[in-house]
Context: one part of a larger RNA
RNA sequence: UUGGGCGUAAAGCGCGCGCAGGCGGUCAAUUAAGUUGGGUGUUUAAGCCCGGGGCUCAACCCCGGUUCGCAUCCAAAACUGGUUGACUUGAGUGUAGGAGAGGGAAGUGGAAUUUCCACGUGUAGCGGUGAAAUGCGUAGAGAUGUGGAGGAACACCAGUGGCGAAGGCGACUUUCUGGCCUAUAACUGACGCUGAGGCGCGAAAGCGUGGGGAGCAAACAGGAUUAGAUACCCUGGUAGUCCACGCCGUAAACGAUGCAUACUAGGUGUCAGGGGUUUCGAUGCCCUUGGUGCCGAAGUUAACACAGUAAGUAUGCCGCCUGGGGAGUACGCUCGCAAGAGUGAAACUC
Repeated sequence: UUGGGCGUAAAGCGCGCGCAGGCGGUCAAUUAAGUUGGGUGUUUAAGCCCGGGGCUCAACCCCGGUUCGCAUCCAAAACUGGUUGACUUGAGUGUAGGAGAGGGAAGUGGAAUUUCCACGUGUAGCGGUGAAAUGCGUAGAGAUGUGGAGGAACACCAGUGGCGAAGGCGACUUUCUGGCCUAUAACUGACGCUGAGGCGCGAAAGCGUGGGGAGCAAACAGGAUUAGAUACCCUGGUAGUCCACGCCGUAAACGAUGCAUACUAGGUGUCAGGGGUUUCGAUGCCCUUGGUGCCGAAGUUAACACAGUAAGUAUGCCGCCUGGGGAGUACGCUCGCAAGAGUGAAACUC
């Protein structure tokens, strides 16, 4: 390489957009590049292969020949490709509705907690633990009442509920804005799928500059525990957590399951729509589209399990795997302010 794989054994890029490339719906005409058939030419000899023959066989030797490849000519037209014309079911648009923590910005709010500040009441404890101590408190703490400041987060609603490509998104109002679903079938007429490179987005932590800082809290300090205790427990506490702008680009970025399309028993819940039927209405029942769960047939699977949201049956395209360790290391290169990230070996060893 052929081949086999990627939920958990090694293996799906964290996610999207998309150039090239690969692949591509229905009908008709045409073309003849691919494809198929045939002719001709071209193979130095030997060898290989096929048929036949000669040394008793074989090795060996002799005779004849095809295939294959290339070139060229003729023919065929089903399939692929090219060209032309048409179609509507794929895709998109329109119209009428719908739901939503989808995103950005500005503003507003209340509860509470906690902290802090001021004042009143009031007196000796408070706090903390397995038990304590460090700590706070007669300069009046803790408790309680009133007022104020400030920051962060938004109880109930809340739901295997919703939205988003993923990361993720949850108080309220306004505003700007993306996507989705249903009905209809008016319009375009294959405009599609995937996507190496590329570009963008991307939790937390971290970094830069400037703000902010209530609570929490790496580091750090102290108190305990212990043989020790650079921990678990306690008292404090700085970065950080928050905001603006700019970097970083990684996660068990998980459904550990790439995207798209089609097909393949059922049952049951739920969310957003549509239709029919019942009812005065409420409501119930039936059908249907899209999402989100559970159970389960066939089938798949090493098993566990998956099972119309497939890990079933197929097709297209991309990514990735090839024993463990060494090692996601070294070196080189690219990116980054840095931390580091991306790419990514070998010796050796079992």